RNA sequence: GCCCCUGUAGCUCAGCGGUCAGAGCGCUCCCCUCAUAAGGGAGAGGUCACUGGUUCGAGACCAGUCAGGGGUA
Numbered sequence: 001g002c003c004c005c006u007g008u009a010g011c012u013c014a015g016c017g018g019u020c021a022g023a024g025c026g027c028u029c030c031c032c033u034c035a036u037a038a039g040g041g042a043g044a045g046g047u048c049a050c051u052g053g054u055u056c057g058a059g060a061c062c063a064g065u066c067a068g069g070g071g072u073a
Base pairs, nucleotide, nucleotide: 001072002071003070004069005068006067007066010025011024012023013022018056027043028042029041030040031039049065050064051063052062053061
């Protein structure tokens, strides 16, 4: 250089073109307890890597860029 995969919450990841963008862990508060852990409840937290395109509608499809990983000479 070329080819392939990945990029969504602090971390690990879900997410048929339409519902409000979600789960687990973590964080904050409350309950429970003599207290801690465990357990229960509530909550905060997201420019869906970036730019453009397709579409009535894009996290998803297409092109390019960037970053990470793998392959190839």